[in-house]
c-di-GMP-I riboswitch aptamer from Butyricicoccus sp. TM10-16AC, 92 nucleotides, folded computationally. The RNAcentral record of the sequence draws on Rfam. The coordinates come from a structure-prediction model, not an experiment, and the mean pLDDT is 82. The model forms 95% of the base pairs in the Rfam consensus.
RNA sequence: UACAGACAAAGGCACAGUCGGUGAAAACCGGUGUCGCAAAGCCAGAUGGGCCUAAACGGAGUUUUUUCUCCGCAUGGCAGCCGGUUGCCAAA
Numbered sequence: 001u002a003c004a005g006a007c008a009a010a011g012g013c014a015c016a017g018u019c020g021g022u023g024a025a026a027a028c029c030g031g032u033g034u035c036g037c038a039a040a041g042c043c044a045g046a047u048g049g050g051c052c053u054a055a056a057c058g059g060a061g062u063u064u065u066u067u068c069u070c071c072g073c074a075u076g077g078c079a080g081c082c083g084g085u086u087g088c089c090a091a092a
Base pairs, nucleotide, nucleotide: 005089012037013036017032018031019030020029021028022027035080041085042084043083048082049081050078051077052076057072058071059070060069061068
């Protein structure tokens, strides 16, 4: 010095499951847990891609109406999918 990353030191995060809460759902928040992670920090408001969900709305069907079913759709989410960005330590 950091493109390279160690059975190092210090500290950090927390999958599944589970308990409580929020939500239509995806998912999120708190406790527990510890699969893993060198960015598992931050960015999903601007224009990067991808994925999940579909309340409302639109369309179709159905019903006397209410209702119900299906399809589309993000205005809802995921940064622990890729990406962008900032950054701790420092052996070989």
Rfam family: c-di-GMP-I riboswitch aptamer. About the family: GEMM was predicted in a large-scale screen for bacterial structured RNA regulatory elements.